[in-house]
RNA sequence: GCAGAGUAAGUAUUGUGCGUUAAGUGUUAAGGGAUGGGAAGUCGCCCUUAAACGAAGGAUCUUAUCCGCGGUACAAUGCUGCGUCCGCUGC
Numbered sequence: 001g002c003a004g005a006g007u008a009a010g011u012a013u014u015g016u017g018c019g020u021u022a023a024g025u026g027u028u029a030a031g032g033g034a035u036g037g038g039a040a041g042u043c044g045c046c047c048u049u050a051a052a053c054g055a056a057g058g059a060u061c062u063u064a065u066c067c068g069c070g071g072u073a074c075a076a077u078g079c080u081g082c083g084u085c086c087g088c089u090g091c
Base pairs, nucleotide, nucleotide: 001091002090003089004088009080010079011078012077013076014075015074016073017072018070019069020068027051028050029049030048031047032046033045037086038085039084041082057067058066059065060064
C1' cells in the first nucleotide's frame, strides 16, 4: 500500500403467540439508553412520557374450535449491513 473479518438494525421464509370488546404497529414533540475489538458518535436503533390519527371480521356449535384480518410480538435460517480515528487477519 491492497484485501478481508466483524455492530445496532432492516428484509424474506417458517414456526409459536398476541389482539380483533384494539393493545400493538406507524406519526409528531420532549427526555433517556445502548450501539463492529477500543474510543467518541447520528440523520440510524431502542425505552419512557404526552398529543393526534386509526382497523375485518366471519364460520361452526364441539362452548370451544377453525378460517381470515393487523403496515402485530418473539425465535430460527438466508440475504444486506457502521460514516471517523485506532486496532485484528492475510498478501
Predicted 3D model of a 91-nucleotide RNA (THF (Tetrahydrofolate) riboswitch aptamer) from a soil metagenome. The sequence is in RNAcentral, with records from MGnify. The coordinates come from a structure-prediction model, not an experiment, and the mean pLDDT is 82. It matches the Rfam family "THF (Tetrahydrofolate) riboswitch aptamer". Rfam 15.1 lists 747 matches to the family in 747 species. Its family is annotated with tetrahydrofolate metabolic process in the Gene Ontology.